[in-house]
RNA sequence: CGAAACCUUCGGGGAUCGGUGAAAUUCCGUACCGGCGGUGAUGCGUCAGCUAAGCCCGCGAACCCUUGCAGGGUGGAUUCGGUGAAAAUCCGAAGCCGACAGUAGAGUCUGGAUGGUAGAAGGUGCAA
Numbered sequence: 001c002g003a004a005a006c007c008u009u010c011g012g013g014g015a016u017c018g019g020u021g022a023a024a025u026u027c028c029g030u031a032c033c034g035g036c037g038g039u040g041a042u043g044c045g046u047c048a049g050c051u052a053a054g055c056c057c058g059c060g061a062a063c064c065c066u067u068g069c070a071g072g073g074u075g076g077a078u079u080c081g082g083u084g085a086a087a088a089u090c091c092g093a094a095g096c097c098g099a100c101a102g103u104a105g106a107g108u109c110u111g112g113a114u115g116g117u118a119g120a121a122g123g124u125g126c127a128a
Base pairs, nucleotide, nucleotide: 005124006123007122008121009120010119015030017029018028019027031108032107033098034097035059036058037057038056043050044049054096055095062074063073064072065071066070078094079093080092081091082090100111101110102109
C1' cells in the first nucleotide's frame, strides 16, 4: 500500500395558520419541506482539491409475482427568457411533484417504524 471477508458508528425535512363544516393540520386559501450516488459552464483555492440539481441519469422506502434464498416487475414532477461556442445544472421568471394504512379526500397529522434502506465515515485484514 492493500483483495476477499468482517466489525463499528451515522444515515429525512415540512402547518400549534385562516375559512367552510356536525366532523378536515386531508377540502378551499395561504405557508412550508426536498434522502442517497452520479453528472455539472457555479463559487472558493496554496491549482491538489473542495463545492453546486426534488422535477437530467440511477438508487431508496412501499406494493405485486416467484415456496425460500435470490431475482423480476411496478414506483413522481420543467418549461420559458437571458448569457454563451456549448445550459437538463448558471442567472431571471413562472410552474410542477411527492409510497402504503387510518381518518371528511393528507408531501407536512397518526401508524407499520426503538423497523428497514440508498449510502457515508472509520477500523480489522492475505500474498507480494
The RNA shown here (FMN riboswitch aptamer (RFN element)) has 128 nucleotides and comes from Desulforadius tongensis.
The model forms 100% of the base pairs in the Rfam consensus.
Model confidence (mean pLDDT): 79 of 100.
Rfam family: FMN riboswitch aptamer (RFN element). About the family: The RFN element is a highly conserved domain that is found frequently in the 5'-untranslated regions of prokaryotic mRNAs that encode for flavin mononucleotide (FMN) biosynthesis and transport proteins.